[in-house]
RNA sequence: GCAAGCAAAUGCCAAACCUAUCGUGAGGUAGGGACGGAAAGUCACGGGUCCUGGGACACAGGACAGCCGGACCGCCGAG
Numbered sequence: 001g002c003a004a005g006c007a008a009a010u011g012c013c014a015a016a017c018c019u020a021u022c023g024u025g026a027g028g029u030a031g032g033g034a035c036g037g038a039a040a041g042u043c044a045c046g047g048g049u050c051c052u053g054g055g056a057c058a059c060a061g062g063a064c065a066g067c068c069g070g071a072c073c074g075c076c077g078a079g
Stems, first nucleotide, its partner, number of pairs: 002079001005076001012037002017032006035066001041072003045069003048064006
């Protein structure tokens, strides 16, 4: 330097649920909590799901990166 992620180590994140709070809502944030995660870091670009408006499978606006793909960045590291 390359690189599997079946080894080890160091740390990291944190589902459900509970509490507070913001939002019409999907959901967000903070604390508790751990089901899990090698990108469960970042980006709504493509698909998808969900919410709101709408007569509507039209259309518009929004949410989810822990649904899949893509882009960017990154720890350890068998061999």
Notes:
This is a predicted structure of a 79-nucleotide RNA (c-di-GMP-I riboswitch aptamer) from uncultured Thiodictyon sp. Its Rfam family is "c-di-GMP-I riboswitch aptamer". From the family's description: GEMM was predicted in a large-scale screen for bacterial structured RNA regulatory elements. Model confidence (mean pLDDT): 88 of 100. Lineage of the source: Bacteria > Pseudomonadati > Pseudomonadota > Chromatiales > Thiodictyon. It was read from a public genome assembly, where an Rfam model found it. Of the family's consensus pairs, 100% are formed in the model.